[in-house]
This is a predicted structure of a 268-nucleotide part of an RNA (large-subunit ribosomal RNA, domain VI) from a soil metagenome.
Context: one part of a larger RNA
RNA sequence: CGUUGGAGGAUUGAGGGAUGCCGUCCCUAGUACGAGAGGACCGGGACGGACCGACCUCUGGUGUACCGGUUGUCGCGCCAGCGGCAGUGCCGGGUAGCUAUGUCGGGAAGGGAGAACCGCUGAAAGCAUCUAAGUGGGAAGCCCCGCCCAAGAUGAGUCCUCCCGGGUCGUAAGACCCCUGAAGGGCCGUGGAAGACCACCACGUUGAUAGGCGGCAGGUGGAAGCGUAGCGAUACGUGAAGCCGAGCCGUACUAAGGGCCCGUGUGG
Numbered sequence: 001c002g003u004u005g006g007a008g009g010a011u012u013g014a015g016g017g018a019u020g021c022c023g024u025c026c027c028u029a030g031u032a033c034g035a036g037a038g039g040a041c042c043g044g045g046a047c048g049g050a051c052c053g054a055c056c057u058c059u060g061g062u063g064u065a066c067c068g069g070u071u072g073u074c075g076c077g078c079c080a081g082c083g084g085c086a087g088u089g090c091c092g093g094g095u096a097g098c099u100a101u102g103u104c105g106g107g108a109a110g111g112g113a114g115a116a117c118c119g120c121u122g123a124a125a126g127c128a129u130c131u132a133a134g135u136g137g138g139a140a141g142c143c144c145c146g147c148c149c150a151a152g153a154u155g156a157g158u159c160c161u162c163c164c165g166g167g168u169c170g171u172a173a174g175a176c177c178c179c180u181g182a183a184g185g186g187c188c189g190u191g192g193a194a195g196a197c198c199a200c201c202a203c204g205u206u207g208a209u210a211g212g213c214g215g216c217a218g219g220u221g222g223a224a225g226c227g228u229a230g231c232g233a234u235a236c237g238u239g240a241a242g243c244c245g246a247g248c249c250g251u252a253c254u255a256a257g258g259g260c261c262c263g264u265g266u267g268g
Base pairs, nucleotide, nucleotide: 001152005163006162007161008160009159010158011157015149016148017147021049022048023047024046025045026044027043033038051106052105053104054103055102059100060099061098062097066093067092068091069090070089071086072085073084074083075082076081110144111143112142117137118136119135120134164267165178166177167176168175169174179265184262185261186260187259188204189203190202191201192200209255210254211253212251213250214249215248216247218244219243220242225238226237227236228235229234
C1' cells in the first nucleotide's frame, strides 16, 4: 500500500515445511523343516542406539548481583569489627535464568491409489494366456491421517462484536458550509520467560506493571555483641543464628502525572 466504510477479536486451510531410521532379547517353538548339525516364516511382547522437539521436577554445569572460609597489604586512631586492592586475590558451596551429560515426548497404527511382481475370470486364437473388456492382492516409496507455518490464497475467504451528523447542490460518487473527531489505534510511562533495533505481550490509580516493604520458598551454615571455660590458639551458650540476587504470595509506600496525535460522519 492492497484486501472497497472503519475497528477489535476469533478462525477456515489453498499452499508450504518438518518428521519418515535401525538393532537386540523373549514368547510362539527347540515347533515347521532337516539324517544330524542346525533352525524359521506369520504373529505377539520387552528393551535399547542414533536422530528430532520440548522442558528444568530429578542428576549435574554455570551462576564476577548470594553466603561462608582464608593469604598478603593498605585504610577506618588502637583492640575488636569492617572496607579497598591483589584475575571474582584464592578456596568451599549456591537461588533464578540459561543449560546436557538430565527429564519427557516423537517415528507408530490406520485409510486410499498403486511399482516390480503374484492372481481371478477371459477372448482375439474352440486350446492356452494376469489383459485385450472386467477384476483381487501387492513396497521403508506416493497421497491422506498426526505436528508446525499459513488469506499478499491480489482467487486477498469466514464468524462474532463495536463505531459513524445536519444543510445546499447533485441520479450518484462527490463538492461546499456549519457542527463533529466515534469505535479504535498510536505517542508517552512502568515492565516482560518478548526482543539486536523494530516488533510482540502485560499494565498505567476503576492499578499489583516494576521498584520498595512484609511473609514464604530457597542458599549459605551457626553473625555481631555479651557470657562461660582455657595462659592461649580456640570451644561452648545466647541461637538453626545472622546475612541473603533474579523465585512465589501479598501490600499502593514510590513511579506508571497531566495530556497530545491519528482515525470520521452509513460506505458507486
The prediction has a mean pLDDT of 90.